[in-house]
Context: one part of a larger RNA
RNA sequence: GGAUGAACGCUGGCGGCGUGCCUAACACAUGCAAGUCGAACGAAGCACCUUUUGAGAUUCUUCGGAUGAUCGAUUGGUGACUGAGUGGCGGACGGGUGAGUAACGCGUGGGUAACCUGCCCUGUACAGGGGGAUAACAGCUGGAAACGGCUGCUAAUACCGCAUAAGCGCACGAGGAGACAUCUCCUUGUGUGAAAAACUCCGGUGGUACAGGAUGGGCCCGCGUCUGAUUAGCUGGUUGGCAGGGUAACGGCCUACCAAGGCAACGAUCAGUAGCCGGUCUGAGAGGAUGAACGGCCACAUUGGAACUGAGACACGGUCCAAACUCCUACGGGAGGCAGCAGUGGGGAAUAUUGGGCAAUGGACGCAAGUCUGACCCAGCAACGCCGCGUGAAGGAAGAAGGCUUUCGGGUUGUAAACUUCUUUGACAGGGGAAGAGCAGAAGACGGUACCCUGAAAACAAGCCACGGCUAACUACGUGCCAGCAGCCGCGGUAAUACGUAGGUGGCAAGCGUUGUCC
Repeated sequence: GGAUGAACGCUGGCGGCGUGCCUAACACAUGCAAGUCGAACGAAGCACCUUUUGAGAUUCUUCGGAUGAUCGAUUGGUGACUGAGUGGCGGACGGGUGAGUAACGCGUGGGUAACCUGCCCUGUACAGGGGGAUAACAGCUGGAAACGGCUGCUAAUACCGCAUAAGCGCACGAGGAGACAUCUCCUUGUGUGAAAAACUCCGGUGGUACAGGAUGGGCCCGCGUCUGAUUAGCUGGUUGGCAGGGUAACGGCCUACCAAGGCAACGAUCAGUAGCCGGUCUGAGAGGAUGAACGGCCACAUUGGAACUGAGACACGGUCCAAACUCCUACGGGAGGCAGCAGUGGGGAAUAUUGGGCAAUGGACGCAAGUCUGACCCAGCAACGCCGCGUGAAGGAAGAAGGCUUUCGGGUUGUAAACUUCUUUGACAGGGGAAGAGCAGAAGACGGUACCCUGAAAACAAGCCACGGCUAACUACGUGCCAGCAGCCGCGGUAAUACGUAGGUGGCAAGCGUUGUCC
């Protein structure tokens, strides 16, 4: 000098774009953050229409009856009505954090002849015929609650047999081709096994099997990846083999048996520290430092462990167990997890609103209308940063007054002010007023915002630090080794350009200075 997620002191006008718990991965009140589909399904309620029927106000009456507001029961239907339930898809994405991790975790380049892939795209072949349940619901019943238990009824794109098998899996056999050792691919024969679901507004939307694609992942390998030797030996599923199990898949991944290996001064093991990278800062570069925001990968979700479901999890707002903590309790037992968005306490030098909207972009579900979305888009707070603008411009010498100083002549503040003329950016007031919205239409939180026009009057808007040398900028007074200053050298003991104040000057400017950290 540059930089900063900064903090502190003094000061503070506006706008645009960004950024904002670096500390306690400390504990959390409250609200919201993941639902959706009635075009899969049955039942219930509600609204309207409708069938049958009962009661019946009122009015008329020839006293026979007619009329029929309203209410109840009942049949069928409609609903772009409702909330539970079965079922499907999604809750594995999106959002947060960096505790752990020195590791195939990450980066980079390869391998998979050792693998998987819902939704999406392409192609091929299909969808025949049956069955038994169960929630909801009703009744009974346990419990303070959370939550159940028993009996009975019912539906499905829920569940289960059967049929069929182009193709697929498995076992055995034959032929051919390829490779990287185990092997792989193609053709073919026999045996054997496994499918499916309907809905519809008639336009479609779905279902099953197989093959291919795309996307996303799993696993393996080469190289790179901090410090310490005042850590020198480490290792028993350890290293390898064989057989088996397990997995989507290879593998001591696991088990039994056999062998005795494997790693290490090219630093094993141990200890400390740390998420990694694209990047960022600095530097002429080499390099050094760093990993906030944005993007990619990884890991985690109070702590530890485990599996279930599923295409995908060993699952932040799922389940189970244990632990700590908090809460409820009728003491028998239960409930909870903000490292989501706000917000609270605490810690700290220090870091924001319990805001608006789904209008846009994107996501989930749905044929769609649409619903949900603290992702996101916006607004609020903060000079925290960068950038831009303003606080007036021109003229104006009696060089006014005042201040400071003086050798008392003057000098300086200083064209500075006053005064004259002019302008109106920002702020203020009034009027108008967007783009962002497509594909026919509708739909804008921001927002009456940006922007435009008009109006008034220089009117409402400047500070901070320094002035001995380094280093741009000097005098007076006070003080008297005191009070104090200080980055280094050093200043102060009676004329201090170094302390304090004033005038003046220099520098930067809505900032200035100090402190911390990096180059």
The prediction has a mean pLDDT of 83. The part of an RNA shown here (small-subunit ribosomal RNA, 5' domain) has 519 nucleotides and comes from an uncultured bacterium. Rfam family: Bacterial small subunit ribosomal RNA. The RNAcentral record of the full RNA draws on Greengenes.